[in-house]
RNA sequence: GCAGAGUAGAAUCGCGUGCGUUAAGUGCCUUGUGAACAGGGAGUUGUCACAGGGACGAAAAAACAGUUUGUUUUGCGGUACGAGGUUCGCAUCCCGCUGC
Numbered sequence: 001g002c003a004g005a006g007u008a009g010a011a012u013c014g015c016g017u018g019c020g021u022u023a024a025g026u027g028c029c030u031u032g033u034g035a036a037c038a039g040g041g042a043g044u045u046g047u048c049a050c051a052g053g054g055a056c057g058a059a060a061a062a063a064c065a066g067u068u069u070g071u072u073u074u075g076c077g078g079u080a081c082g083a084g085g086u087u088c089g090c091a092u093c094c095c096g097c098u099g100c
Stems, first nucleotide, its partner, number of pairs: 001100004009088005015082004019077003028054008039095004060074006
């Protein structure tokens, strides 16, 4: 000098267990605070979490018991979590590591 490896995590698929269906959650915009980002350092206009505000917005049905409630089942929700498969993978910079 050239080439390469490696993380957190992200997307997606089906599975399991829940939650909601009396609408929370998810997604969108915005303000504030905080956190994380390969072995080390730095680190964004990127990512994530929490809190406040704003706009939008939904799918229920059946059976049984019963007498106005309960249970179960089938659905529905850009629903939560868990383990798994597949794909992608430090914004970027410096050093380090492996091979030549």

This is a predicted structure of a 100-nucleotide RNA (THF (Tetrahydrofolate) riboswitch aptamer) from a mouse gut metagenome. The RNAcentral record of the sequence draws on MGnify. The coordinates come from a structure-prediction model, not an experiment, and the mean pLDDT is 77. Rfam family: THF (Tetrahydrofolate) riboswitch aptamer. About the family: Tetrahydrofolate (THF) riboswitch was first reported for Ames et al. as an RNA motif in 5' untranslated (5'-UTR)regions of folate transport and biosynthesis genes in Firmicutes genomes. Its family is annotated with tetrahydrofolate metabolic process in the Gene Ontology. Rfam 15.1 lists 747 matches to the family in 747 species.